[in-house]
Molecule: transfer RNA
Organism: Racocetra fulgida
RNA sequence: GCCUUGCUAGCUCAAUGGUAGAGCAAUUGACUCUUAAUCAAGAGGUUGGAGGUUCGAAUCCUCCGCAAGGCA
Numbered sequence: 001g002c003c004u005u006g007c008u009a010g011c012u013c014a015a016u017g018g019u020a021g022a023g024c025a026a027u028u029g030a031c032u033c034u035u036a037a038u039c040a041a042g043a044g045g046u047u048g049g050a051g052g053u054u055c056g057a058a059u060c061c062u063c064c065g066c067a068a069g070g071c072a
Stems, first nucleotide, its partner, number of pairs: 001071007010024004018055001027041004048064005
């Protein structure tokens, strides 16, 4: 330099163009002498960035950034 894959909640990951979710963690409450465990509740997101296509984009296209792998 070229090619491929990935980037979504604090972490690990879903979501095949139609309301962005789960588990864990954290918070609050219940229980307990207290902690842990258990149970319940609510919260937490410009989907890496910028454009484009579309009635509608996490999803399709382009460019850029970062990471991993391959070729030279």